[in-house]
RNA sequence: AGGGCGUGGCAGGCGGCCGCUGUCCCCCACGGCGGGGAGAGAGGAAAGUCCGGGCUCCGUAGGGCAGGACGCUGGAUAACGUCCAGUGGGCGCAAGCUCAAGGAAAGUGCCACAGAAACAUACCGCCGGCGUUCCGGCGCCGGUAAGGGUGAAAAGGUGGGGUAAGGGCCCACCAGCCGUCGGGUGACCGGCGGGCUAGGUAAACCCCGUCCGGAGCAAGACCGAAUAGGGAGGGAUGAGGCGGCCCGCUGACCUCCGGGUACGGUCGCUUGAGGUCCGUCGCGAGGCGGAUCCUAGAGAAAUGGUCGCCUUCGAUACAGAACCCGGCUUACGAAGCGCCCUCCGC
RNA sequence: GGCGGGAUAGCUCAGUAGGUAGAGCAACGGACUGAAAAUCCGUGUGUCCCCAGUUCAAUUCUGGGUCCCGCCACCA
Numbered sequence: 001a002g003g004g005c006g007u008g009g010c011a012g013g014c015g016g017c018c019g020c021u022g023u024c025c026c027c028c029a030c031g032g033c034g035g036g037g038a039g040a041g042a043g044g045a046a047a048g049u050c051c052g053g054g055c056u057c058c059g060u061a062g063g064g065c066a067g068g069a070c071g072c073u074g075g076a077u078a079a080c081g082u083c084c085a086g087u088g089g090g091c092g093c094a095a096g097c098u099c100a101a102g103g104a105a106a107g108u109g110c111c112a113c114a115g116a117a118a119c120a121u122a123c124c125g126c127c128g129g130c131g132u133u134c135c136g137g138c139g140c141c142g143g144u145a146a147g148g149g150u151g152a153a154a155a156g157g158u159g160g161g162g163u164a165a166g167g168g169c170c171c172a173c174c175a176g177c178c179g180u181c182g183g184g185u186g187a188c189c190g191g192c193g194g195g196c197u198a199g200g201u202a203a204a205c206c207c208c209g210u211c212c213g214g215a216g217c218a219a220g221a222c223c224g225a226a227u228a229g230g231g232a233g234g235g236a237u238g239a240g241g242c243g244g245c246c247c248g249c250u251g252a253c254c255u256c257c258g259g260g261u262a263c264g265g266u267c268g269c270u271u272g273a274g275g276u277c278c279g280u281c282g283c284g285a286g287g288c289g290g291a292u293c294c295u296a297g298a299g300a301a302a303u304g305g306u307c308g309c310c311u312u313c314g315a316u317a318c319a320g321a322a323c324c325c326g327g328c329u330u331a332c333g334a335a336g337c338g339c340c341c342u343c344c345g346c
Numbered sequence: 347g348g349c350g351g352g353a354u355a356g357c358u359c360a361g362u363a364g365g366u367a368g369a370g371c372a373a374c375g376g377a378c379u380g381a382a383a384a385u386c387c388g389u390g391u392g393u394c395c396c397c398a399g400u401u402c403a404a405u406u407c408u409g410g411g412u413c414c415c416g417c418c419a420c421c422a
Base pairs, nucleotide, nucleotide: 001342002341003340004339005338006337007336012310013309014308015307016306017305018304020041021040023038024037025036026035027034028032043318047329048328050327051326052325053324054323055216056215057214058213062247063246064245065244067212068211069210070209071208072086073085074084075083076082087101088099089098090097091096102207103206107205108204109201110200111199123148124147125144126143127142128141129140130139131138132137156174157173158172159171160170161169175197177194178193179192180191181190182189183188220267221266222265223264230257231256232255233254234253240250241249242248259421260420261419274293275292276291277290278289279288280287281286347418348417349416350415351414352413353412356371357370358369359368365402373389374388375387376386377385395411396410397409398408399407
């Protein structure tokens, strides 16, 4: 000097002019399209609606089956599939990054093509025996997974001994399994001993463990306006409801067509598992205590445009609340910071 | 705003408990005809919407994204 990854962050202030939407207040010539003032007015993702909760209703939120979600350990939390700290695996020289990470010796399925064989097998080869021979071999029987070949994957790996040839057949080291001792809350780690080996796939069925009732603010409550309480079908021999089925519970309406209202009013509605600062406990996520702050709640829907100046490398990018929170994911310009790599110079 | 479904050949749709994807119509070529239509014979085909992951292997399984479609007002 350049590159990569991560983190971080989503950009501030003052003023002029023209506007927008609520709230509160004031004025008037108020039968209002009236005039004026004060103060407020999007985000880190408001997004996707992917998880988890609050809230509301389903009468109660029940038992079984089925179904769904999650899956190393410990903790945080209202809860979570999130977060924190660890363990183990993978990558990297390292710093570090990363992983949907229970069980394949419970069972079943699948492993295309190729290959002899895909979980129990002899195609070539090697070795032994018997037979035959024109002495090159050939045939039959048996042994062998060390070699060749096939494949994504081939019977623990490497080396040595042994053997007719071979093989955990024997030995050393390594991987795995079982037992035991020690450490750790635990995942797990370390030591010792043992017999010798068990293919892959569970983001296939499944097994094990934990958790789960449904719908969603167009939930729901109250008030008001209008209309045909009209037609068809079903229903106490049980409609409908409690997500599916059964049990159990409940007990009179239900479905469709047709009709009316016009996007009617008020509440739900934003003060909340809330923000900031300090103290304290904790490695941390966070917990507790104190002080302090109030910051959109509308309807098809406002929060804008432009100019100048300052700060800045740069005044951009992605993007607009619709019941509310905690997360995840996705979109998004640069500086800075951390780590690594390459080149040049000293 | 909430909830649900889908994307496979030019069009409409099948498909698979993972092994390399089809049907009908359309299109193209030939036969028949003076020429066409109809009919008969034959032929071609695809980023299985996109990006990652699991797997030896993904249209299929899992996660994320894009696009499209449908349903939900109140009253009696």
The prediction has a mean pLDDT of 75. This is a predicted complex of two RNAs, RNase P RNA and transfer RNA, with 422 nucleotides together. It holds a member of the Rfam family "Bacterial RNase P class A". The family's RNA type in Rfam is ribozyme.